[in-house]
RNA sequence: GCGUCCGCCUGAAUCUUCGGGCCUUUCUGCUGUAAAGUAGAUAGCAAAGCGGGUGAAUUCGGGGAACAUCAGCGUAAUCUGACAAUCCCGAGCCAAGCCCAGCAGAGCAACGACUAACAGCCAACGAAUAACAAACAACGAAAUGCAGGUGCAUUCAGUUGUAAGCUAGUAGUUGGAGGUUGGAUGUUCGCGAAGCGGGAAGGUGUAGAGACUAUCCCUUCGGGGAGUAGCCGAGUAAGAAAUUACUUUAGGCGAAGCGCCUGCCAUCCUCAUCGCCAAUCGGCGGACGGAUGAUGAUAUAGUCCACAAUCGUUCGGAAGAGCGGU
Numbered sequence: 001g002c003g004u005c006c007g008c009c010u011g012a013a014u015c016u017u018c019g020g021g022c023c024u025u026u027c028u029g030c031u032g033u034a035a036a037g038u039a040g041a042u043a044g045c046a047a048a049g050c051g052g053g054u055g056a057a058u059u060c061g062g063g064g065a066a067c068a069u070c071a072g073c074g075u076a077a078u079c080u081g082a083c084a085a086u087c088c089c090g091a092g093c094c095a096a097g098c099c100c101a102g103c104a105g106a107g108c109a110a111c112g113a114c115u116a117a118c119a120g121c122c123a124a125c126g127a128a129u130a131a132c133a134a135a136c137a138a139c140g141a142a143a144u145g146c147a148g149g150u151g152c153a154u155u156c157a158g159u160u161g162u163a164a165g166c167u168a169g170u171a172g173u174u175g176g177a178g179g180u181u182g183g184a185u186g187u188u189c190g191c192g193a194a195g196c197g198g199g200a201a202g203g204u205g206u207a208g209a210g211a212c213u214a215u216c217c218c219u220u221c222g223g224g225g226a227g228u229a230g231c232c233g234a235g236u237a238a239g240a241a242a243u244u245a246c247u248u249u250a251g252g253c254g255a256a257g258c259g260c261c262u263g264c265c266a267u268c269c270u271c272a273u274c275g276c277c278a279a280u281c282g283g284c285g286g287a288c289g290g291a292u293g294a295u296g297a298u299a300u301a302g303u304c305c306a307c308a309a310u311c312g313u314u315c316g317g318a319a320g321a322g323c324g325g326u
Base pairs, nucleotide, nucleotide: 007022008021009020010019011018012017023044024043026041027040028039029038030037031036049264050263051262052261053260054259059091060090061089062088063087064086069082070081071080072079092204093203094202098199099198100197102196103195107191108190109188110187111186112185114183115182116181117180118179121176122175123174124173125172132165135162136161137160138159139158140156142155143154144153145152146151208305210304211303212302213301215226216225217224218223230253231252232251233248234247235246236245237244238243265293266292267291268290269289274285275284276283277282309326310325311324312323313322314321315320
């Protein structure tokens, strides 16, 4: 200089490796119809999906633990002690979600009758106004006839008055059977939220002694930007103090599922249920049914506090552990 190999997570390190855990390959045992699960051994090619919701309890007691890590008083050496990655047990407690034939009953639905309003329907009774207008009466231009001094009669335009009719079996009044809407009430073993109680799983217990907090946007998913929650700092009140509560001007830091619930997606299975064929056995298909999609949270993210430095002190041979101060 070139090439090859080293599966993933975690703690430590003298960076050679060591301890613990996960997954996958093959074999065997057990469970299951099966996919698969589980225990041991074996090997290490590749891989281990996406979103939403929850943020509670966080306590008491107890049993283990590796290491080429640390210490080696003693008669101890495959030993003893320490630290500790971490494996758990009993009791208590717990958010969302799940189960219960338990308690409870906001409200909804159906049915029956009561009541108020509204507009139609049926029956009985039943107007009026304006305009138009038959008919009657009075007056009466004109025309005709008779008469022969201003007259009589008939027809009749027009005017005035009264007015059937029309308006109309309408409006309206009374009664009746229903309808719509609203109100209050009763029944149904109708539906049913919140809440209470019980149960199963899981969590807490189990950080470094421990305290507090489940924000927003962008992204090529490596990260970037904001400055929410929270904390530091500062102030106020109570208190002997530790501390508790509240405020937030300036300033500083600055955020967590890999748990639990649930949806989608991917792959796989088929005893019973379902569909098709067969019609005796059985075969095929494929969910509505089941399985798989790793571990990491005995603190993940963040802010404190602790540890770290130093002084004193208790236990111890030491490594270390506890308490107090700076």